[in-house]
Context: one part of a larger RNA
Molecule: large-subunit ribosomal RNA, domain IV
Organism: Cyclobacteriaceae bacterium AWD4_286
RNA sequence: CCGUGGCUAAGGAACUAGGCAAAAUGGCCCUGUAACUUCGGGAGAAGGGGCGCUUCCUCACCUUCGGGUGAGAAGCCGCAGUGAAAAGGCCCAGGCGACUGUUUAACAAAAACACAUGGCUUUGCGAAAUCGAAAGAUGAAGUAUAAGGCCUGACACCUGCCCGGUGCUGGAAGGUUAAGGGGGGACGUUAGCGUUAGCGAAGCGUUGAACUGAAGCCCCAGUAAACGGCGGCCGUAACUAUAACGGUCCUAAGGUAGCGAAAUUCCUUGUCGGGUAAGUUCCGACCUGCACGAAUGGUGUAACGAUCUGGGCACUGUCUCGGCCACGAGCUCG
Numbered sequence: 001c002c003g004u005g006g007c008u009a010a011g012g013a014a015c016u017a018g019g020c021a022a023a024a025u026g027g028c029c030c031u032g033u034a035a036c037u038u039c040g041g042g043a044g045a046a047g048g049g050g051c052g053c054u055u056c057c058u059c060a061c062c063u064u065c066g067g068g069u070g071a072g073a074a075g076c077c078g079c080a081g082u083g084a085a086a087a088g089g090c091c092c093a094g095g096c097g098a099c100u101g102u103u104u105a106a107c108a109a110a111a112a113c114a115c116a117u118g119g120c121u122u123u124g125c126g127a128a129a130u131c132g133a134a135a136g137a138u139g140a141a142g143u144a145u146a147a148g149g150c151c152u153g154a155c156a157c158c159u160g161c162c163c164g165g166u167g168c169u170g171g172a173a174g175g176u177u178a179a180g181g182g183g184g185g186a187c188g189u190u191a192g193c194g195u196u197a198g199c200g201a202a203g204c205g206u207u208g209a210a211c212u213g214a215a216g217c218c219c220c221a222g223u224a225a226a227c228g229g230c231g232g233c234c235g236u237a238a239c240u241a242u243a244a245c246g247g248u249c250c251u252a253a254g255g256u257a258g259c260g261a262a263a264u265u266c267c268u269u270g271u272c273g274g275g276u277a278a279g280u281u282c283c284g285a286c287c288u289g290c291a292c293g294a295a296u297g298g299u300g301u302a303a304c305g306a307u308c309u310g311g312g313c314a315c316u317g318u319c320u321c322g323g324c325c326a327c328g329a330g331c332u333c334g
Base pairs, nucleotide, nucleotide: 002328003327004326005325006324007323008322010320011319014318019315027051028050029049030048031047036041038154052076053075054074055073057072058071059070060069061068062067077081089313090312091311092310093309094308095307096305097304101113102112118151119150120149121148122147123146129138130137131136155300156299157298158297160230161229162228165227166226167223168222169221170220171219174218175217176216180212181211185207186206187205188204189203192199193198231249232248233247234246235245258292259289270286271285272284273283274282
């Protein structure tokens, strides 16, 4: 000096990003127990008391009749009686996720995943979907109260407006549209005819117009718990301020309920209140929402959580601020 333990005056979180670590609590019996609540819980809430040993005593129960257990009463000892060891710290408020579970084997256990619930959608059975070249197999020895896909995520109250864009579903009148069908015509070749300019049948070859020709697309509807979206400017009330109200432009429609400086708020340590002597955090409000918002769910919510945040009680060498001791290692000496 390091490691692991033990003790420590007075103070008691002043330490620190943060009570990290340590301390404290701890068993059994009795008593007692709040808000809130889905009436099950919360709850071991919290808080308080007792605990060893002896007894001819009294009572009750059991008895293998030796006694044992419990209650009462009386006494005894120690610093200390769950005499060593082992054995919840607790409370208040908030965020998130309902919950038990699952996860980055070896830096992340969570608010992430899953979940019961809800919804949309596909599928009539040789089902859809999936694997495979096929045979075949899973689905399923199931049959729409079933199976697959997607989203949401207990429960309570709810889930507004927009179908213009993209997607999906339905429609088939019209437009467009491929191969194919079709073959008007054009060109090459040459029997033949020619006034030697040329014309030119059939065949063969090359090319090819009109017309015909499905789905799709255009088109017409529907559909948002499909992907998604959900305005601006100006004026106005008998103080001021504000604007229930009016005007105007644009849009498919202009954000409803609820919540809101929030896991979302830039300005921002917003403003007010609470807590502190003092609070960029926290809690309650306000609303000026840079840039919340309704199953990409909205708002609440008892219980739960090795979750995150703030506060308090208890407790302490975390600290003021160090000190001492034991054991082990290293180092020095021998």